Predicted 3D model of a 100-nucleotide RNA (Purine riboswitch aptamer) from Paenibacillus albilobatus.
Model confidence (mean pLDDT): 82 of 100.
The sequence is in RNAcentral, with records from Rfam.
RNA sequence: UUACUGUUUUCACAGGUUUCUCGUAUAUGUGCAGGAAUGGGCCUGCAUGUCUCUACCCGAUCACCGGAAUGAUCGGACUACGGGAAUAACAAGCGGUCCG
Numbered sequence: 001u002u003a004c005u006g007u008u009u010u011c012a013c014a015g016g017u018u019u020c021u022c023g024u025a026u027a028u029g030u031g032c033a034g035g036a037a038u039g040g041g042c043c044u045g046c047a048u049g050u051c052u053c054u055a056c057c058c059g060a061u062c063a064c065c066g067g068a069a070u071g072a073u074c075g076g077a078c079u080a081c082g083g084g085a086a087u088a089a090c091a092a093g094c095g096g097u098c099c100g
Stems, first nucleotide, its partner, number of pairs: 001092002004015004018086008026055001029048007040065002049056001057076007
């Protein structure tokens, strides 16, 4: 900071918000163009894929390549929609400080 709204005499209820979780979508995928690196294996753009907006990458391990081209496996999300749980604080987030 979320923290508000409506109904209600109150209690409370409903919605919203926020967090978590599950499902669906997509396989964080595919096809290209231009450029770059090689102590590296990327950058930019276009298209395609979803009754879908957005995203289309990262890491580890193994392999492979040798100036031009990457691959496999495993792990990890975001976003859209829907279901569920919690929602006044023992929650989540942000900032500061201290310790490791």